[in-house]
RNA sequence: GACCAUGUAGCUCAGUGGCAGAGCGUUCGGUUCACAUCCGAAAGGCCCCUGGUUCAAAUCCAGGCAUGGUCA
Numbered sequence: 001g002a003c004c005a006u007g008u009a010g011c012u013c014a015g016u017g018g019c020a021g022a023g024c025g026u027u028c029g030g031u032u033c034a035c036a037u038c039c040g041a042a043a044g045g046c047c048c049c050u051g052g053u054u055c056a057a058a059u060c061c062a063g064g065c066a067u068g069g070u071c072a
Base pairs, nucleotide, nucleotide: 001071002070003069004068005067006066007065010024011023012022013021018055026042027041028040029039030038048064049063050062051061052060
């Protein structure tokens, strides 16, 4: 330098055009003499950035950035 993949909650990841989710973690409550386990609840995201298409975009398109890979 060329090409490909990935970017969503603190972490690991779903979500292929119409309400943003799960597990783990965190906080609170219940249970216990206490801790762990278990049960319940809550907080936490302007979905990497900019623009475009669309009635409507995390999702489609273009450019950029970051990370990883292949080739040179």